[in-house]
Context: one part of a larger RNA
RNA sequence: CUGGGUUUAAAGGGUGUGUAGGCGGGCUGUUAAGUCAGUGGUGAAAUCUCCGGGCUCAACCCGGAAACUGCCAUUGAUACUAAUAGUCUUGAAUUCUGUUGAGGUAGGCGGAAUAAGUCAUGUAGCGGUGAAAUGCAUAGAUAUGACUUAGAACACCAAUUGCGAAGGCAGCUUACUAAGCAGAUAUUGACGCUGAGGCACGAAAGCGUGGGGAUCAAACAGGAUUAGAUACCCUGGUAGUCCACGCCCUAAACGAUGAUUACUCGACAUACGCGAUACACAGUGUGUGUCUGAGCGAAAGCAUUAAGUAAUCCACCUGGGAAGUACGACCGCAAGGUUGAAACUC
Numbered sequence: 001c002u003g004g005g006u007u008u009a010a011a012g013g014g015u016g017u018g019u020a021g022g023c024g025g026g027c028u029g030u031u032a033a034g035u036c037a038g039u040g041g042u043g044a045a046a047u048c049u050c051c052g053g054g055c056u057c058a059a060c061c062c063g064g065a066a067a068c069u070g071c072c073a074u075u076g077a078u079a080c081u082a083a084u085a086g087u088c089u090u091g092a093a094u095u096c097u098g099u100u101g102a103g104g105u106a107g108g109c110g111g112a113a114u115a116a117g118u119c120a121u122g123u124a125g126c127g128g129u130g131a132a133a134u135g136c137a138u139a140g141a142u143a144u145g146a147c148u149u150a151g152a153a154c155a156c157c158a159a160u161u162g163c164g165a166a167g168g169c170a171g172c173u174u175a176c177u178a179a180g181c182a183g184a185u186a187u188u189g190a191c192g193c194u195g196a197g198g199c200a201c202g203a204a205a206g207c208g209u210g211g212g213g214a215u216c217a218a219a220c221a222g223g224a225u226u227a228g229a230u231a232c233c234c235u236g237g238u239a240g241u242c243c244a245c246g247c248c249c250u251a252a253a254c255g256a257u258g259a260u261u262a263c264u265c266g267a268c269a270u271a272c273g274c275g276a277u278a279c280a281c282a283g284u285g286u287g288u289g290u291c292u293g294a295g296c297g298a299a300a301g302c303a304u305u306a307a308g309u310a311a312u313c314c315a316c317c318u319g320g321g322a323a324g325u326a327c328g329a330c331c332g333c334a335a336g337g338u339u340g341a342a343a344c345u346c
Stems, first nucleotide, its partner, number of pairs: 004317003007300002012314001014201004021194003025088007033081002035077008049065006091191001092188003095184006103177007110154001114150008125136002162169002206247006216240001220236004258313006266291009295302002319346003328339004
C1' cells in the first nucleotide's frame, strides 16, 4: 500500500465558522485532457517462461519463440469523468406573512430568606452532636416585634418541558439583537457538502488590575472521634465565591455515538405550528421521549433522533506499563497547555 476499525474492548477533534483540497443535481450542444479501440516506432543483451538441442544425468551451456504488462507518435470512438457554452428547478439561499422559546447583550424594578446594626419586650440559657466539647451569653445572649443597611441567589410555576453550535441559559420588565419552525410559492438559478491549516467561542478552578464582600467555604485554628486521625462530625475562618476589564483553554467538555445527504415496519406520549371542523377524532410538518420489528451487534443493546442500508469529506486507533512522562518547539504573567518519543520491562 491493500485491508480492518472508533457507544461500552485502543480509537470522534469541546464547539462553530471558513481557506486550500476532496466530493457534488436534471437536460442540450461543442472540445476530446482522462478513458477505450486500431496502427507505427521504441522497449539493448543477459535473466524469467515455453519448445528443441549439447556435456553419461543435473546444475550449466547453446538455438528458437514468447514476453518485456511501459513510453512516444498517429488515426478514430464519445457512454462516463473533465473543460466550455447554454438552459431548468427539485438541492441551497432570498422575500412576504405568521408564530415559538430559561437564545444573547445592556438597563430598571421586586419579594422571601440570610447576616449585621439601632430600639423595644423579656430572662438564663443558647447553639451543636451518635454523645459531647470548643463557641456565644447577666457588659443581657437565644427567642419575639419594629425600623435601617448590605451582598448574593431567584421557592412555588417546573415537566422524559423549552432555547442555544457547544460551553450553557430560569424572579418581573424595557430596549437592542440573533435563531428555529410553518404557510405562501414571489425571486436567484447548483450559488452545494465536508473541511488539513487559520480564526472565533469555550463550565469550574486558577492568574493580573480595580471594586465588592451577605452567604457558603479550600488553606488555617480550635473541639471531638480514634491505637493514631495531617480525615469523615462540630465551632470558627482567609483566599475564593460576586462585578468590570484582560488572561488561562482544560473537564466523565458524555449521547463516552463527527458533519451532511438519501432510503428502510409499526405503536404510544409530548412541545410548537398549519389545515379542517367541532369540543371528539383523524391529517400534515419540525422537534423531544418511551416501547417494539426487520436488519445490525461479541453481547449489553441500537432500532426513521440507527449502532440498519449506502455515498462524500474530516478526525482518530494499531498489546500493557514506562507516559500524556522526557527532550525540542510553540503558547502563557504564572499555574500550566498543545505537540509528543525512546531505552527498559511484561